[in-house]
A computed fold for an 88-nucleotide RNA from Desulfuromonas sp., annotated as c-di-GMP-I-GGC riboswitch aptamer.
RNA sequence: GCCGAUAAAGGCAAAACCGGAGUAAUCCGGUGACGCAAAGCCACGGGUCCCGACAACAUGAUCAAUGGGGAUGGCUGGGCUACCGAAG
Repeated sequence: GCCGAUAAAGGCAAAACCGGAGUAAUCCGGUGACGCAAAGCCACGGGUCCCGACAACAUGAUCAAUGGGGAUGGCUGGGCUACCGAAG
């Protein structure tokens, strides 16, 4: 360094409920723990979800599509950073 234990110390917190923000996806706080060795951070690639003839513009022509705008890092690839130390 890879790696990740029936190790130690510590960390995060799904669903649900309550309060708040948002058109929405979803987010924030509280309660709560399903899980997590990067469930720490970054929307760059892919995915999914929301908005959407709109605030505006282009293609287009009645279809609510693509570009577009947004959300998700607990969908995933990649990037950056990091605690501990058994076996190998």

The sequence was found by an Rfam model in a public genome assembly.
Its Rfam family is "c-di-GMP-I-GGC riboswitch aptamer". Rfam links the family to the GO term cyclic-di-GMP binding.
The coordinates come from a structure-prediction model, not an experiment, and the mean pLDDT is 78.